Bacterial large signal recognition particle RNA from a Christensenellaceae bacterium, 266 nucleotides, folded computationally. The model forms 91% of the base pairs in the Rfam consensus. A source record names the gene ffs. The organism belongs to Christensenellaceae, within Bacteria. The RNAcentral record of the sequence draws on ENA. Rfam family: Bacterial large signal recognition particle RNA. It is annotated as a non-coding RNA gene. Its mean pLDDT, the model's own confidence on a scale to 100, is 78.
[in-house]
RNA sequence: CCGCGCUAAGCGGGGAGCCAGCGGUGCCCUGUACCUGCAAUCCGCUAUAGCAGGGCCGAAUUCCCGUUUUGAGGCAUAUGUUUGUGAGGCAGGCGCUCGCGUGGGGCGUUGAUGCCCGGGUCCCGUGCAAUUCAUUACCGUGAACCAUGUCAGGGCCGGAAGGCAGCAGCAUUAAGCGGAAGGAUGGGUGUGCCGCGGGGCGGCCCGGGCGGAGCUACCUGCGGGCAUACCGCUUGUAGGCAUAGCGCCGAGGGAUGGGUGCGCGG
Numbered sequence: 001c002c003g004c005g006c007u008a009a010g011c012g013g014g015g016a017g018c019c020a021g022c023g024g025u026g027c028c029c030u031g032u033a034c035c036u037g038c039a040a041u042c043c044g045c046u047a048u049a050g051c052a053g054g055g056c057c058g059a060a061u062u063c064c065c066g067u068u069u070u071g072a073g074g075c076a077u078a079u080g081u082u083u084g085u086g087a088g089g090c091a092g093g094c095g096c097u098c099g100c101g102u103g104g105g106g107c108g109u110u111g112a113u114g115c116c117c118g119g120g121u122c123c124c125g126u127g128c129a130a131u132u133c134a135u136u137a138c139c140g141u142g143a144a145c146c147a148u149g150u151c152a153g154g155g156c157c158g159g160a161a162g163g164c165a166g167c168a169g170c171a172u173u174a175a176g177c178g179g180a181a182g183g184a185u186g187g188g189u190g191u192g193c194c195g196c197g198g199g200g201c202g203g204c205c206c207g208g209g210c211g212g213a214g215c216u217a218c219c220u221g222c223g224g225g226c227a228u229a230c231c232g233c234u235u236g237u238a239g240g241c242a243u244a245g246c247g248c249c250g251a252g253g254g255a256u257g258g259g260u261g262c263g264c265g266g
Stems, first nucleotide, its partner, number of pairs: 001266006010056002012030004020046005034054005063259008073249003077244012090232001092231002095226006103219002105216003114210008122199006128192002130189007138179004147172004155164003
C1' cells in the first nucleotide's frame, strides 16, 4: 500500500416548558437521519445522566475535534401598537339642573317690562231651561151579589085598580188597570253657548287707562352644581403584532485544518 473479516463510533438536532439536575413522551423550529415496549394528576436515570430488547452500517466524502462564515427559530429586555378584563368622576365628551345674556331669532312706538281700573273663569244664594220622579187633569176599560138609575121575565100583597121588593140586560160610575204629544202642582241633580244679586288671595283670558323702550331664554355661547364607568383619558393585569440593539441559546448549510482502532493474508 492492497484484499478479507470485526469492533469503537454512528443510525438526527435544537428551543421553550417541567425537573435538584440529565434525558424521554407531549408542544414549537429545522429536516429525513432504524424497529418494538414504558411514559405528564408522568416514565427512566444520577454528573459516565433515558431504561429494556432487537436490527443496519462501519475506520472514512459518511465518525470525532478545532477555526471561520452563513443562519431557520426560540427566550429575555425596552419602546410602540392592538384586544380582553379590573379600578378610578378624572381636566374632557354625552345627560340633568341653576344662573348670565355674547352672537343670532321672535315680539315691540299699529306701544315692551311695570302700575291702576273693570269684566270673565271660581264660590254662595236665587231664578230659568233641560232631565228625572210622584200626584192631578184628559181618554179608554171597568161591579153576578155586599154602587146608582131604569128595571123585561118571574115573585109577593090586593076582589080589582094598582103597589112592593128586585135577578138578568142596558147605561153611568167607585176601587183598580191601561194609554198618551203635551197641560198643572210639588220634589231632585256630577246637566247648561242661561239670567239676577253678593263674594273674591293668586294664576290665566278679554277690555280700558297711565307710562315711554324694552321683553323673551327658542338656537348658539359662558359659568356653577349633580350624576354616570356609555365614549374618551389614567392606571393594574392577561394576551397578540411590530421594531430595536446584540442580552442569551441555537438546528442546518458552506469553507478550511487536524485526529482516529483490531485480526488475518499478500